[in-house]
Molecule: transfer RNA
Organism: Brevundimonas terrae
C1' cells in the first nucleotide's frame, strides 16, 4: 500500500426496487403481586426545548419533491491480498 464488509437509542438488532426512522429482544425506571424480594403481568423509554416545535442510522457533502437507502470524501472497526 490494495480490495471486500460494517458503523442504526444504555447494549443487541430490523426496517434496503427512495416514501412516519428506530419493529423485535435485553437493560433501565414506574406500577400490580409478595411480610419483604426474586420470579411473572402492565406501562414508560433517543436528544434539546420557551412545550410551539426543532434535531437525530459514525462525520462532512451531493443528488431529490423525499436518503439509514443512492452518489462523493474522511473517520472507526472486521476480514483478504500484498
Nucleotide at each position: 500500500g490494495c480490495g471486500a464488509g460494517c458503523g442504526u437509542g444504555g447494549c443487541g438488532a430490523a426496517a434496503u426496487u427512495g416514501g412516519u426512522a428506530g419493529a423485535c429482544g435485553c437493560a433501565a425506571c414506574a406500577g400490580a403481586c409478595u411480610u419483604a424480594a426474586a420470579a411473572u403481568c402492565u406501562g414508560u423509554c433517543g436528544a434539546c426545548u420557551u412545550c410551539g416545535g426543532u434535531c437525530u442510522u459514525g462525520c462532512g457533502g451531493g443528488u431529490u419533491c423525499g436518503a439509514u437507502u443512492c452518489c462523493c470524501g474522511c473517520c472507526g472497526c472486521u476480514c483478504g491480498c500484498a